[in-house]
């Protein structure tokens, strides 16, 4: 330099004919217990890597860039 695959909650990851962003774990609160752990319940937590474009509407399609992993030279 070229090619491919990733970037979404604190962590691990889902999320397709474009139409209100989710799960598990963690953390917090409550119940339970003399207390802790475990268990159960509840609510919260997101500029979807950045900037543009297309569209009534973009995590999703197009362009550029950043970053991580792998391959080729």
């Nucleotide at each position: 330099g070229c090619c491919g695959g990733g970037g979404u909650a604190g962590c691990u990851c889902a999320g397709u004919u474009g139409g209100u962003a989710g799960a598990g774990c963690a953390a917090u609160g409550c119940u339970u217990u003399c207390g802790u752990a475990a268990a159960g319940c509840a609510g919260a937590g997101g500029u979807c890597g950045a900037g543009g474009g297309u569209u009534c509407g973009a995590c999703u399609c197009c362009c550029u860039c950043c970053u991580c992993c792998g391959g080729c030279u």
Molecule: transfer RNA
Organism: Parcubacteria group bacterium